[in-house]
Context: one part of a larger RNA
RNA sequence: CUGGGCGUAAAGGGCGUGUAGGCGGUCGGGUAAGUCAGAUGUGAAAUCCCUCGGCUCAACCGAGGAAGGGCAUCUGAAACUGCCUGACUAGAGUACGGGAGAGGGAGACGGAAUUCCCGGUGUAGCGGUGAAAUGCGUAGAUAUCGGGAGGAACACCGGUGGCGAAGGCGGUCUCCUGGCCCGAUACUGACGCUGAGGCGCGAAAGCGUGGGGAGCAAACAGGAUUAGAUACCCUGGUAGUCCACGCCCUAAACGGUGGGCACUAGGUGUGGGAGGUGUAAUACCUUCCGUGCCGAAGCUAACGCGUUAAGUGCCCCGCCUGGGGAGUACGGCCGCAAGGUUGAAACUC
Numbered sequence: 001c002u003g004g005g006c007g008u009a010a011a012g013g014g015c016g017u018g019u020a021g022g023c024g025g026u027c028g029g030g031u032a033a034g035u036c037a038g039a040u041g042u043g044a045a046a047u048c049c050c051u052c053g054g055c056u057c058a059a060c061c062g063a064g065g066a067a068g069g070g071c072a073u074c075u076g077a078a079a080c081u082g083c084c085u086g087a088c089u090a091g092a093g094u095a096c097g098g099g100a101g102a103g104g105g106a107g108a109c110g111g112a113a114u115u116c117c118c119g120g121u122g123u124a125g126c127g128g129u130g131a132a133a134u135g136c137g138u139a140g141a142u143a144u145c146g147g148g149a150g151g152a153a154c155a156c157c158g159g160u161g162g163c164g165a166a167g168g169c170g171g172u173c174u175c176c177u178g179g180c181c182c183g184a185u186a187c188u189g190a191c192g193c194u195g196a197g198g199c200g201c202g203a204a205a206g207c208g209u210g211g212g213g214a215g216c217a218a219a220c221a222g223g224a225u226u227a228g229a230u231a232c233c234c235u236g237g238u239a240g241u242c243c244a245c246g247c248c249c250u251a252a253a254c255g256g257u258g259g260g261c262a263c264u265a266g267g268u269g270u271g272g273g274a275g276g277u278g279u280a281a282u283a284c285c286u287u288c289c290g291u292g293c294c295g296a297a298g299c300u301a302a303c304g305c306g307u308u309a310a311g312u313g314c315c316c317c318g319c320c321u322g323g324g325g326a327g328u329a330c331g332g333c334c335g336c337a338a339g340g341u342u343g344a345a346a347c348u349c
Stems, first nucleotide, its partner, number of pairs: 004320003007303002012317001014201004021194003025088007033081002035077008049065006091191001092188004096183004103177007110154001115149007125136002162169002206247006215241002220236004258316006266294012298305002322349003331342004
C1' cells in the first nucleotide's frame, strides 16, 4: 500500500446549510501536466541470476555477461484525465399557469369539559377500592339549575391520511413566510453531486430572570397492601407542565437502514396533479409525484429486503475492528450549573 464491513452480530454523524477538498454531461479545436512509446545518460563495487574458470568436490574465490524499481534529458503519440478555447441541451436552474397540505412565525376569536367563587333547589351522605381507610360533608357537601373567574388542551372530522431536512406539526379566522407537486412553452447554458472543519436548527427533562398556574403531577405527607413496602392501589400535594426572553444540545433523535445519480418482472391499495374514453351519475384507461402492502430475478448467516432495495453499478461523507474496565480517568473545548463533547491505559476474561 492492498484486502473486510456498518437493518437485527461492533459500526450511519440527530438534522440541515455550506467552505476547503474529492468526483463530474454532449460535440469540436488547441495544449501536452498526468498517461504511453522509443532513444541517451545514470542506476558504484560486492550480493542475486547466466556462462566459463581456480582450490580433488562443495562452501568459497576469479573472470565475463545479463538484470535492475526508479531518476534526468531528448524525440514522438494524443485515446483517456487535466488545462485553455468554441459550441450544445438530455443534468441543474429561472420565468409562466394551476394545485394539495396539522410546514414555520405573529395576532384575534370560539365552544365543550375540569377546578374554584357567588346564588337557588335539596338532605345525609359523597368519594374511593379487590376490599377498605386516609379525605370531603349538618359551618349544608355530593347531585342539580343559574351567574361569574381563570388556565390549559382542542372531541367529532381523523385515516393503514397530509406537511416538514430532522426534532416535530392538529379548534376557527386574518396577516407575514419556507418548501413541494403537476402542466405547457420560453430562457440560462454544466451554473452539478458530496461535503473534513465552520455555521444554523434540534423532543422531553433541566437551568436563569420575570410572569402565569385550571387540570395533571417528580419530591413530599397521609391511608392501604405486605414479613417489610422508602413501590405498585387510594386521598392530598410542591417544583414542573403554560407564556416571554436567554441557556442547555441529549434520546430506542429509529426505517435501529447517510446523501446523490443510473439501471433491474409484476400485482394491489391510498394521497396530490394532468390527459383520454364514456355516462343521467358512480366509472374505466394512461402518465408524473408521494405513501403502504404482497411479491420475479437478485441479495442475505438467517430473519427478511425486494423500482421507497438490504438488488446491480459509480461518486462523496461518517463510522466499526473481542467482552469487561468505560463513554470512565486525565487533558482540551463548551456550559450559570446539571453536565455535554473529544476520549485512553493499567488490569482482567

Notes:
Predicted 3D model of a 349-nucleotide part of an RNA (small-subunit ribosomal RNA, central domain) from a Pseudomonadota bacterium. RNAcentral holds the full RNA, with entries from ENA. The organism belongs to Pseudomonadota, within Bacteria. The prediction has a mean pLDDT of 90.